This is a predicted complex of two RNAs, RNase P RNA and transfer RNA, with 455 nucleotides together.
[in-house]
RNA sequence: AGACGGCUGGAUGGCUGCAUCGCGCGGGCGACCGUGCGGUGAGGAAAGUCCGGGCUCCACGGAGACACGGUGCCGGAUAACGUCCGGCGGGGGUGACCCCAGGGAAAGUGCCACAGAAAACAAACCGCCUGCCCGGUUCGCCGGACGGGUAAGGGUGAAACGGUGGGGUAAGAGCCCACCGCGCGACCGGCAACGGAAGCGGCACGGCAAACCCCACCGGGAGCAAGACCAAAUAGGGGCGGCACGCCGGGCAACCGGCAGCGGUGUUUCCGCGUCGCCGCCCGGGUCGGUCGCGCGAGGCGCUCGGCAACGGGUGUCCCAGAGGAAUGGCCAUCCAUCGCUUUCGGGCGAGGACAGAACCCGGCUUACAGGCCGUCU
RNA sequence: GCGGCCGUAGCUCAGUUGGUUAGAGCGCUAGAUUGUGAUUCUAGAUGUCGCCGGUUCAAGUCCGGUCGGCCGCCCCA
Numbered sequence: 001a002g003a004c005g006g007c008u009g010g011a012u013g014g015c016u017g018c019a020u021c022g023c024g025c026g027g028g029c030g031a032c033c034g035u036g037c038g039g040u041g042a043g044g045a046a047a048g049u050c051c052g053g054g055c056u057c058c059a060c061g062g063a064g065a066c067a068c069g070g071u072g073c074c075g076g077a078u079a080a081c082g083u084c085c086g087g088c089g090g091g092g093g094u095g096a097c098c099c100c101a102g103g104g105a106a107a108g109u110g111c112c113a114c115a116g117a118a119a120a121c122a123a124a125c126c127g128c129c130u131g132c133c134c135g136g137u138u139c140g141c142c143g144g145a146c147g148g149g150u151a152a153g154g155g156u157g158a159a160a161c162g163g164u165g166g167g168g169u170a171a172g173a174g175c176c177c178a179c180c181g182c183g184c185g186a187c188c189g190g191c192a193a194c195g196g197a198a199g200c201g202g203c204a205c206g207g208c209a210a211a212c213c214c215c216a217c218c219g220g221g222a223g224c225a226a227g228a229c230c231a232a233a234u235a236g237g238g239g240c241g242g243c244a245c246g247c248c249g250g251g252c253a254a255c256c257g258g259c260a261g262c263g264g265u266g267u268u269u270c271c272g273c274g275u276c277g278c279c280g281c282c283c284g285g286g287u288c289g290g291u292c293g294c295g296c297g298a299g300g301c302g303c304u305c306g307g308c309a310a311c312g313g314g315u316g317u318c319c320c321a322g323a324g325g326a327a328u329g330g331c332c333a334u335c336c337a338u339c340g341c342u343u344u345c346g347g348g349c350g351a352g353g354a355c356a357g358a359a360c361c362c363g364g365c366u367u368a369c370a371g372g373c374c375g376u377c378u
Numbered sequence: 379g380c381g382g383c384c385g386u387a388g389c390u391c392a393g394u395u396g397g398u399u400a401g402a403g404c405g406c407u408a409g410a411u412u413g414u415g416a417u418u419c420u421a422g423a424u425g426u427c428g429c430c431g432g433u434u435c436a437a438g439u440c441c442g443g444u445c446g447g448c449c450g451c452c453c454c455a
Stems, first nucleotide, its partner, number of pairs: 001378008010335007018041010043355001047366002050364005055223004063269004068219005073087005088102001089100004103214002108212002110208003125154002127150005133144004162180006181203001182201003187196003227292004237283007246259005261273003284454003299318008336353001338351005379451007388404004397435001406422005428444005
């Protein structure tokens, strides 16, 4: 100078509030209220709401296929994940180390603008070589027209169908050869991704899948304003739209069977219902109260065992916010970090705490973040 | 708290399967017409496609992150 990982993110004391829990006392029929003492009281992201779960309700007897959406190297961890760990491959860096939406482009379809001759079973604009004809000639050749060959050179482009050297040729060309690259690859190692590799092949197979798609795997919908109970009020109201209230057969009838229809996520198979109609939108009216859900949990910390690790097992210990327009605050003193002014270099004076604050709860990701501390490594 | 939608010129909106230069109407500016103004005609200006990254030769468009704005939620039901 730099790389990576972890921790912290004001401390202590006093006074005074606020919320909640426990106990005591007083009041109240009770719900509860007041008061005293004691305990507890924001975060690493509580945030964005981007994923995954728990929980609750809805749908369904349950399930399959297609669609739709998501994920995407391999193995493992986990309740699960798009997360994490360990590997593999590719790229960057002198290095510690970092980054990768990293399956398939020889299954199919599509696109590749402009420029350029040609943009995907390639293609002759200039150039190079050459045939015939015409003209000129200093007999070397030069110019022109019409053909043929050629992808080495020029030029265009993000991209031009292997690279370098040699041979070869009229000029050229994997046309041939050497090396490099590329493809296939017996066999070997590895659970696998993949790695190594005898040998074979003159080279086929451009890019895009964060285009459609193919392959593999996963997914029912909604969300604590879910939902349950108590209480209150109003007009258990009005309008519009959609689909139905149906058909056939049997039966005297009740009813039974089938079809249409409706529901289950869009379609379908199967299934259920097959009716005091259902659904959607708009208008109107009312309340805007209480209790539960709701704080013992995939919980924290310590030790130990297994594992490279993520993590798992065992054991000990702790109880650690639960509000409801929403508590977690304010003041003082000393100190810590930082900044400014001043200085007789001892100090003095002043400013002032980064990002941000629970709202059912967990596991992650992402984003914001002044400063400080520790460890490992280059 | 949860769910959904949107962001393109001063305003209201288009923008096709990614393609060359992002358009339309109103408004604005200048000129003409008129004694002056309105109207009308002609010409012109106007953009970090909210912002930052990524994929791609190429992004307003595809993907991710982020910022801002708007709407809905209870009972009669």